[in-house]
Molecule: transfer RNA
Organism: Candidatus Aenigmatarchaeia archaeon
RNA sequence: GGGGCAGUAGCUCAGUGGGAGAGCAAUCGGCUGAAGACCGGUGUGUCGUGGGUUCAAUUCCCAUCUGCCCCA
Numbered sequence: 001g002g003g004g005c006a007g008u009a010g011c012u013c014a015g016u017g018g019g020a021g022a023g024c025a026a027u028c029g030g031c032u033g034a035a036g037a038c039c040g041g042u043g044u045g046u047c048g049u050g051g052g053u054u055c056a057a058u059u060c061c062c063a064u065c066u067g068c069c070c071c072a
Base pairs, nucleotide, nucleotide: 001071002070003069004068005067006066007065010024011023012022013021018055026042027041028040029039030038048064049063050062051061052060
């Protein structure tokens, strides 16, 4: 230098045009003498960034940043 994959909640990840979600963690309440476990409630997010297509983009297109891998 060329190519590929990934980037979504604090962490691990799903979702792939029209509601942003799961588990764990956190927090509040219940239970307990107290704590843990258990039960119930609560989503806390510019979907890496910028632009484009579309009535509508996490999703499609382009560029770019970061990480990993392959080729040279």